[in-house]
Context: one part of a larger RNA
RNA sequence: GCGGGGGAGUAUACCCGAGUGGCGAGGUUAAGGUUUACACCGGAGCCGUAGGGAAACCGAAAGCCCGCAACCUGGGCUUUCCCCAGGUGAGGGGCACCGUCCCAUAAGGGCGGUUUAGUCACUCGGGUAUGACCGGAAACCGGGCGAUCUACCCCGGGGCAGGGUGAAGCGGGGUUUCCCGUGGAGGCCCGAAGAGGUGGAGCAUACUCCUCUCAUGACCCUGGGGUAGAGGUGAAAAGCCACUCGGGCCCGGUGAUAGCCGGUCCCCGCCGAAACUGACCCCAGCCAGGUCUCGGGUUAGGAUCCCUAUGGUGUAGAGCGACGGAUUCCAUACGGGUUUCCGUAUGGAGUCCAACUCCGAAGCCAUAGGGUCCGUAGCCCGGGAAACGGGGGUUGCGGGAAAGCCGCAACUCCGAGACGGGAACAACCGAGACCGAGGUUAAGGCCCCAAAGUGCUGGCUAAACGAUGUUGAAGGAGUCUGCCCCCUAAGACAUCGGGGAUGUGGGCCUAAUAGUGGCCAUCAUCUAAGGAGUGUGUAACAACUCACCCGACGAGGGGGUAGGCUCCGAAAACGGACGGGUCUAAGCCAGCCGCCGAGACCUCGGUCCGCUGGCAAAUGCCAGCGUGAGGUAGGCGGGCGUCCCGAUGGCCUAGAAGGGUUCCCGAAAGGGAGCCUGGAGCCGUCGGGAAUGAAGAUCCCCGC
Numbered sequence: 001g002c003g004g005g006g007g008a009g010u011a012u013a014c015c016c017g018a019g020u021g022g023c024g025a026g027g028u029u030a031a032g033g034u035u036u037a038c039a040c041c042g043g044a045g046c047c048g049u050a051g052g053g054a055a056a057c058c059g060a061a062a063g064c065c066c067g068c069a070a071c072c073u074g075g076g077c078u079u080u081c082c083c084c085a086g087g088u089g090a091g092g093g094g095c096a097c098c099g100u101c102c103c104a105u106a107a108g109g110g111c112g113g114u115u116u117a118g119u120c121a122c123u124c125g126g127g128u129a130u131g132a133c134c135g136g137a138a139a140c141c142g143g144g145c146g147a148u149c150u151a152c153c154c155c156g157g158g159g160c161a162g163g164g165u166g167a168a169g170c171g172g173g174g175u176u177u178c179c180c181g182u183g184g185a186g187g188c189c190c191g192a193a194g195a196g197g198u199g200g201a202g203c204a205u206a207c208u209c210c211u212c213u214c215a216u217g218a219c220c221c222u223g224g225g226g227u228a229g230a231g232g233u234g235a236a237a238a239g240c241c242a243c244u245c246g247g248g249c250c251c252g253g254u255g256a257u258a259g260c261c262g263g264u265c266c267c268c269g270c271c272g273a274a275a276c277u278g279a280c281c282c283c284a285g286c287c288a289g290g291u292c293u294c295g296g297g298u299u300a301g302g303a304u305c306c307c308u309a310u311g312g313u314g315u316a317g318a319g320c321g322a323c324g325g326a327u328u329c330c331a332u333a334c335g336g337g338u339u340u341c342c343g344u345a346u347g348g349a350g351u352c353c354a355a356c357u358c359c360g361a362a363g364c365c366a367u368a369g370g371g372u373c374c375g376u377a378g379c380c381c382g383g384g385a386a387a388c389g390g391g392g393g394u395u396g397c398g399g400g401a402a403a404g405c406c407g408c409a410a411c412u413c414c415g416a417g418a419c420g421g422g423a424a425c426a427a428c429c430g431a432g433a434c435c436g437a438g439g440u441u442a443a444g445g446c447c448c449c450a451a452a453g454u455g456c457u458g459g460c461u462a463a464a465c466g467a468u469g470u471u472g473a474a475g476g477a478g479u480c481u482g483c484c485c486c487c488u489a490a491g492a493c494a495u496c497g498g499g500g501a502u503g504u505g506g507g508c509c510u511a512a513u514a515g516u517g518g519c520c521a522u523c524a525u526c527u528a529a530g531g532a533g534u535g536u537g538u539a540a541c542a543a544c545u546c547a548c549c550c551g552a553c554g555a556g557g558g559g560g561u562a563g564g565c566u567c568c569g570a571a572a573a574c575g576g577a578c579g580g581g582u583c584u585a586a587g588c589c590a591g592c593c594g595c596c597g598a599g600a601c602c603u604c605g606g607u608c609c610g611c612u613g614g615c616a617a618a619u620g621c622c623a624g625c626g627u628g629a630g631g632u633a634g635g636c637g638g639g640c641g642u643c644c645c646g647a648u649g650g651c652c653u654a655g656a657a658g659g660g661u662u663c664c665c666g667a668a669a670g671g672g673a674g675c676c677u678g679g680a681g682c683c684g685u686c687g688g689g690a691a692u693g694a695a696g697a698u699c700c701c702c703g704c
Base pairs, nucleotide, nucleotide: 001704002703003702004701005700006699011130012129013128014127015126016125017124018123019122020121021120022119023118026047027046028045032041033040051058052057063095064094065093066092070088071087072086073085074084075083076082096114097113098112099111100110101109102108133263134262135261136260140253141252142251143250144249145248151227152226153225154224155223156222157221158220159219160217162190163189164188165186169182170181171180172179173178194214195213196212199210200209201208202207229245231241232240233239266639267638268637269636270635271634276289277288278287280285292384293383294382295381296380297379298378301374302373303372305371306370307369308368309367310366311365312364313363317359318357319356324353325352326351327350328349329348330347331346332345333344334343335342336341390414391413392412393411394410395409396408397407398406399405419430420429421428434606435605436604437603438602439601440600444596445595446594447581448580449579453593455592456591457590458589459588460587466583475568476567478565479564480563481562482561483560484559485558486557487556495552496551497550498549499548501525502524503523506520507519508518509517531546535544536543607629608628609626610625611624612623613622614621615620640693642690643689644688645687646686647685648684649683650682651681658677659676660675661674662673663672664671665670
């Protein structure tokens, strides 16, 4: 991992509700007795028949009106059906009254009554208590078992090759504190056995080897004994106490508890959520409301939307010489002072505001009328839930530098929604899938991958950061288009040739500065024209050049502004991304025609559901109608299958159950047939009862 088997909402008591049945102003027994098990006895008790009040205590007379269903009368074509008018009118509604409590014999209000419906049993859905759907703790407590491992202690026994060093003491010599000898001390040194476990390598229930440390000592080994679980022992690591230690192990309390995690078994049909609000020692939970579902009651109304009218509001916007607040400049006046300033007031011009408003939409809310739509809908009562981690988009907001960020509102989608498009892609675009078949479109596309145009007309782009979105700035003679201004055959613009002068080296500063360091002035003359000079340059001059003028040439030139497309600016990790190939259109802009393309729409056939009608009734059949049939949690309904029991009907050694395989039937769960195997029991129908359905739980057991 696979196969087979096992494997999870059960039982009792009480409570709430529904259905069915018995009896009914009553219903029913319990313990117990008796009995073959059925039945019978047993009325104590319980529920109901009166309520109100904490209690003391007090204690419900008779009516009136409206009116659904139904029935009756009359009428309308009295054929059925249906309609109209009137009457009665269970249940129901209203008025009035009554009981009681609060209370002041009030007023007002609460609960109840004006005549009845209960009770017992069974089944089902829930609740509570118990193990309570199953599995899962870490723990807590009690009683025992452990020191053959290990820690420490006590008693007994054993072990330590060899070598080195050479303390005290003693002897001799010498002399101030030395030498020689002897001696053999030391938790001394080196190093076997032995013990350890520093570093390394490798295996691994944890050892082996190398290296390293100790090796007469607080040494090592061993036999016996002792200390026990909030206890021991500890040269202390919370170490060790039998592979277990911040409280051992075993058994018991015990099915501890778990708001947490995992799992929870056949089919189909109908409806279908929530992730919000208010609370909670509340934030992984739970309660109430809201939202879902089912049943009952009530009765003709209800509601989204549209229109009209009336009223409400203070947002968007706007405005402020209408208030409040903020704010810029100018002028004037006064004041201050640290005198290139500041403040206050007035006037003028101007800007702004969530916590400003003289104004003020669209919307939104309410009421009324009309339209439209829905109608057992809405409303009320009751049974059952799930959910209370939400998320994306658009619009409008708050916080934040921002965020696939946090918070809020409205709508919407995903959640719980398949299908087509978007390369891929929960929530973007199209579109809400009962089943089958054929067609037409939507979004999006039509060169190839790949269904459909290498379609048509006009323009733009030359860049491969183009081809939807998913970027991009300042700045920069790319190119196309529109508009404005200026120059120009009296010759522009560009280019080439020539001139570009004189007073004068203007004055001053200065060592000097002559157009060209700075300051001041910037005139006049000759002229076709030439600045008291646009740059380069010199120490200062010189030299070159420009403005300006003439000539040559001969047709457009210069500047500004607005728009379209495009380029640079432009950096990220394997080589790499328009989906790819590729494309100069198969790109971009504007327009046109066609085609492809969903489960959408249309047509045909079929299934189921709901409603209506008919068949006397029916769960059955037929017909009609439906703007019915996506669906998680969840509610409700109907079925299939397994085992057992009762009744009844059957099968089987001429082959039961079970197993294998092929085929048939049913919308499904499932039901059959043939053949093979197997070798002794099995099945249908009606009714009843369950230890009743497996793919999952790192599920349990067995096998492979």